[in-house]
Molecule: c-di-GMP-I-GGC riboswitch aptamer
Organism: Candidatus Bipolaricaulota bacterium
RNA sequence: CCCGAAAAGGCAAACCCGGAGCAAUCCGGGGGCGCAAAGCCGCAGGUCCCACCGGGACGGCUGGGCUGCCGACG
Numbered sequence: 001c002c003c004g005a006a007a008a009g010g011c012a013a014a015c016c017c018g019g020a021g022c023a024a025u026c027c028g029g030g031g032g033c034g035c036a037a038a039g040c041c042g043c044a045g046g047u048c049c050c051a052c053c054g055g056g057a058c059g060g061c062u063g064g065g066c067u068g069c070c071g072a073c074g
Base pairs, nucleotide, nucleotide: 002074010035011034015030016029017028018027019026020025033060039066040065041064043063044062045061046058047057048056049055050054
């Protein structure tokens, strides 16, 4: 340096309640399927929505960019 077992800590799917939005979906609380970037960025692709040709949603779909905790065995 590579790999990434365990522990501590972290995040939080479905579903339920309340709220926002035409909608995709988002926010708060409960919950916990999972996650080593499931931290951040719509940059490329993809999917989805609409008062549809121009706006919007998804980073827990893939790639990319920036940042980042622990470190057994080998």